[in-house]
RNA sequence: AUUAUGGAUAGAGGCGCGAAGUUCAUGCGUACCGUGGGACAAGGCCAGGCAGCCGUCCUGCGGGAGAGGGGACUUCGCCGAAGAUCAAGCGGCCUGCCUGGGCCGUGCGACCUGGGCCGUUGGGAGAAUAUCCCGCGGACUGUCACGAGUGAGUGGAGCGCUAUCCAGAGG
Numbered sequence: 001a002u003u004a005u006g007g008a009u010a011g012a013g014g015c016g017c018g019a020a021g022u023u024c025a026u027g028c029g030u031a032c033c034g035u036g037g038g039a040c041a042a043g044g045c046c047a048g049g050c051a052g053c054c055g056u057c058c059u060g061c062g063g064g065a066g067a068g069g070g071g072a073c074u075u076c077g078c079c080g081a082a083g084a085u086c087a088a089g090c091g092g093c094c095u096g097c098c099u100g101g102g103c104c105g106u107g108c109g110a111c112c113u114g115g116g117c118c119g120u121u122g123g124g125a126g127a128a129u130a131u132c133c134c135g136c137g138g139a140c141u142g143u144c145a146c147g148a149g150u151g152a153g154u155g156g157a158g159c160g161c162u163a164u165c166c167a168g169a170g171g
Base pairs, nucleotide, nucleotide: 005167006166007165008164009163010162011161014079016078017077018076019075020074021073022072023071024070032063033062034061035060036059037058038057039056040055043054044053045101046100047099048098049097050096051095052094082113083112085110086109089106090105091104092103093102114141115140117138118137119136120135122134123133124132125131143156144155145154146153
């Protein structure tokens, strides 16, 4: 002293973010159940060990879902809101154990993204032409910096920005 810097509290962005509830489709005439017919001998995530349990597949007929994912509305919590990716650990994949692996769910932690919108016969997830994520392109928007021709423009990132308060060197 409006100093660098550190801390606390409050706040802004807007088709802003998330969750829950209600509802609507999708999922689906699918899984599954009952019953009739037919085929088969190795299967129940993979490679193995022990014990147990269940036969398996196709099909006619009669019934017939749910979850995950999503749209709309409402409420609540919020403004790194939150999300993507990787991923320790934990749980599940007939039952009880042992070893290694795979898949699914959750997820300590790391890292990236200011925000939503539009496009995309680019990639991924998904049953999917739904929807979501990433990339790329576009304009828009909040913010800060540069720009003095007081505006056109350019650039940065939320580890940011605005306000108030506290602490506060060095020089």
A computed fold for a 171-nucleotide RNA, annotated as Lysine riboswitch aptamer. The sequence was found by an Rfam model in a public genome assembly. Its mean pLDDT, the model's own confidence on a scale to 100, is 75.